[in-house]
Context: one part of a larger RNA
RNA sequence: UGACGGGGGCCCGCACAAGCGGUGGAGUAUGUGGUUUAAUUCGAUGCAACGCGAAGAACCUUACCUGGUCUUGACAUCCCGAAAACCUCCUAGAAAUAGGAGAGUGCUCUCUUUGAGAGAAUUUGGUGACAGGUGCUGCAUGGCUGUCGUCAGCUCGUGUCGUGAGAUGUUGGGUUAAGUCCCGCAACGAGCGCAACCCUCGCCAUUAGUUGCCACAAGUAAUGUUGGGCACUCUUGGGAGACUGCCGGUGUCAAACCGGAGGAAGGUGGGGAUGACGUCAAGUCCUCAUGGCCCUUAUACCCAGGGCUACACACGUACUACAAUGGUCGGCACAAAGGGCCGCGACAUGGCGACAUGGAGCGAAUCCCGUAAAAUCGGUCUCAGUCCGGAUUGGAGUCUGCAACUCGACUCCAUGAAGUUGGAAUCGCUAGUAAUCGUGGAUCAGCAUGCCACGGUGAAUACGUUCCCGGGCCUUGUACA
Repeated sequence: UGACGGGGGCCCGCACAAGCGGUGGAGUAUGUGGUUUAAUUCGAUGCAACGCGAAGAACCUUACCUGGUCUUGACAUCCCGAAAACCUCCUAGAAAUAGGAGAGUGCUCUCUUUGAGAGAAUUUGGUGACAGGUGCUGCAUGGCUGUCGUCAGCUCGUGUCGUGAGAUGUUGGGUUAAGUCCCGCAACGAGCGCAACCCUCGCCAUUAGUUGCCACAAGUAAUGUUGGGCACUCUUGGGAGACUGCCGGUGUCAAACCGGAGGAAGGUGGGGAUGACGUCAAGUCCUCAUGGCCCUUAUACCCAGGGCUACACACGUACUACAAUGGUCGGCACAAAGGGCCGCGACAUGGCGACAUGGAGCGAAUCCCGUAAAAUCGGUCUCAGUCCGGAUUGGAGUCUGCAACUCGACUCCAUGAAGUUGGAAUCGCUAGUAAUCGUGGAUCAGCAUGCCACGGUGAAUACGUUCCCGGGCCUUGUACA
């Protein structure tokens, strides 16, 4: 000087407390451990691994296993050679591949233009230099990322003090979300962080008015449908607005705090992006790059089938429930944000349905996905393992795709398991939040209870900082570095 203390002081955080809803019990989905297996590819392992890499394992992916092939190679450059490539067919085979038949000489340039040479492109072939490796080492590395933590800290120059390591500044008194600002001070300044500048939401006026809108009129069974308009909604661009600016009080004549006015918004207005010096030899050699080591008729390459989907069990994360604030039947209302040409597909017809057939319009403020669902209004059920719950199983189908047996999703009929609110323990959340209800997107042929985003309805509680956990500053002790 740090680190640590079941030392002290001050302060903060859904840290506790006050509340609301969960997990832990059930079934299923999914990940992991374990076990099994020819293989169940590999990585991630307290917080900070476990719906994680994987924004989508039937084949492919795929790295694993079994079997069949292959050796200058699936891919790159160079040398030699050549009947270029492409196409069609037959045979064997699971395919990879092997054997055979047919058709066919093209492009550019030069010369002596019936021909020859060179080049580009291609390649059945030959030769070796080499290719190749998701093989090992993340404790050799770059890059990227997690974490403490969006915590308020981390440092430097000059000066001064100390023999020196170092100290001071950065400590102290106030204050703040903040090393934020003020005052004081052997310090005076500065840098990286904080804040601001950026995006978005909230108010207003303005620019522009189609595909958007409709205050006026016309018309209809009905519809911005028509005339007309750009007022309104909305969209688009550039502005304005909030600064403790104003008033009162407190405060040290300060910084600031408390209350008020005006205002759409008030003291960082809400949300996002933004992550200092560093820590964990944290993670990643399987994104990529890369040193070293290793393999080179194999640890490389190609193909078929299987596996990654196994199943006495254990754990994590979710979904669905256990019902009446509900189930079911009927009527009726209101979104936002997205996506669409190998696409979205209106509408019509067929089917109980998944869907099929035909197919308008739309590269989309125009057309489509597309009925939002909870809500609300009526009927019924009347507390039961039920008209709750839907697992499991049998049968019949639909769709995608070369192909749904291992191993897809969905539909219909039948079946109708556990489950009556969950022990110890433990998690999230302070407002348009929790809870609850649907909607869209990426990946994607198909496959979503996951992820990312969107809106609808919409709470309770916070006395407070004694205690638990984590963190910041000062101080103290030390057998630690």
Small-subunit ribosomal RNA, 3' major domain from an uncultured prokaryote, 481 nucleotides, folded computationally. The prediction has a mean pLDDT of 83.